[in-house]
Context: one part of a larger RNA
RNA sequence: CUGGGCGUAAAGGGCGCGUAGGCGGGAUGGCAAGUCGGUCGUGAAAUCCUUCGGCUCAACCGAAGAACGUCGAUCGAUACUGCUGUUCUUGAGGGUUGCAGAGGAGACUGGAAUUCCCGGUGUAGCGGUGAAAUGUGUAGAGAUCGGGAGGAACAUCGGUGGCGAAGGCGGGUCUCUGGGCAAUUCCUGACGCUGAGGCGCGAAAGCGUGGGGAGCAAACGGGAUUAGAUACCCCGGUAGUCCUGGCCCUAAACGAUGAAUGCUUGGUGUGGCGGGUAUCGAUCCCUGCCGUGCCGAAGCUAAAGCAUUAAGUAAUCCACCUGGGAAGUACGACCGCAAGGUUGAAACUC
Numbered sequence: 001c002u003g004g005g006c007g008u009a010a011a012g013g014g015c016g017c018g019u020a021g022g023c024g025g026g027a028u029g030g031c032a033a034g035u036c037g038g039u040c041g042u043g044a045a046a047u048c049c050u051u052c053g054g055c056u057c058a059a060c061c062g063a064a065g066a067a068c069g070u071c072g073a074u075c076g077a078u079a080c081u082g083c084u085g086u087u088c089u090u091g092a093g094g095g096u097u098g099c100a101g102a103g104g105a106g107a108c109u110g111g112a113a114u115u116c117c118c119g120g121u122g123u124a125g126c127g128g129u130g131a132a133a134u135g136u137g138u139a140g141a142g143a144u145c146g147g148g149a150g151g152a153a154c155a156u157c158g159g160u161g162g163c164g165a166a167g168g169c170g171g172g173u174c175u176c177u178g179g180g181c182a183a184u185u186c187c188u189g190a191c192g193c194u195g196a197g198g199c200g201c202g203a204a205a206g207c208g209u210g211g212g213g214a215g216c217a218a219a220c221g222g223g224a225u226u227a228g229a230u231a232c233c234c235c236g237g238u239a240g241u242c243c244u245g246g247c248c249c250u251a252a253a254c255g256a257u258g259a260a261u262g263c264u265u266g267g268u269g270u271g272g273c274g275g276g277u278a279u280c281g282a283u284c285c286c287u288g289c290c291g292u293g294c295c296g297a298a299g300c301u302a303a304a305g306c307a308u309u310a311a312g313u314a315a316u317c318c319a320c321c322u323g324g325g326a327a328g329u330a331c332g333a334c335c336g337c338a339a340g341g342u343u344g345a346a347a348c349u350c
Base pairs, nucleotide, nucleotide: 004321005320008303012318014201015200016199017198021194022193023192025088026087027086028085029084030083031082033081034080035077036076037075038074039073040072041071042069049065050064051063052062053061054060091191092188093187094186095184096183097182098181099180103177104176105175106174107173108172109171110154115149116148117147118146119145120144121143125136126135162169163168206247207246210243211242215241216240220236221235222234223233258317259316261314262313263312266295267294268293269292270291271290272289273288274287275286276285278283299306300305323350324349325348332343333342334341335340
């Protein structure tokens, strides 16, 4: 250096953009760096290997041969790789015409419900549990009707439905804005894939600023339960949950399955678009592309299972793994206001 792996055994980076690097479509010409061949030179001797020989054998020694290099020079070959010229359209991108969508940001706005406040009716309970009690109510609760305030979340539709790179996204309207899909085959002509570093995004909780605070609710208080009960159940309740602008950067960030590409029997749902057919439409049938489920062939797999959305098959690039514990700890470094994060051992032990 090569050889093995990574859904569940150790192992896919949380996700994207992209630098260097690695890898890269069809045709044709040139060059000849890689590559291949010839010739020449060199690669000291010893050692190693083969054969033969000498010490009785062996070690050891002697002789011959082979070998020892990504060696240099030179001449040639041109399939492949490379460099370079020309060209192509299928990869990639763009144009045009349509389409679906909780994709993102901001502003405005709606109804139901909970809570609280005011008023009316009205009287003794309400609430809660396995049963209770704490709690609440004659200072008039609960119930019911009317009015008002405020915050948060959006029932039904709603769906192995949709959108997004992931995190994630759900009342309505408007404005701004990203991506995707189909048809067309009009344009560019390999412009591509991956991506160490780097940069950005990144649930919840948490931190700091100023607001907000209905409900819920860590902590906390009380009532129960219990041998105890720092819990499960009940009554309360503060941070927080919400907004603003700034940090944090983690997760069972999961499909525990990196990204992109080609190929490989089928069946059946569903979302979007297109084409054909019947009868204008709903709709049905046939069919193409994109997405999303289920079941299953070959194949794969330790198995269960996966199976055109692969865990099959082929090839490219990146990340990662190498017995369990010690330990995602210590130390150091970097980042952070802190909490802590990232990187990440060893002794010792089994």

The part of an RNA shown here (small-subunit ribosomal RNA, central domain) has 350 nucleotides and comes from an uncultured bacterium. RNAcentral holds the full RNA, with entries from ENA.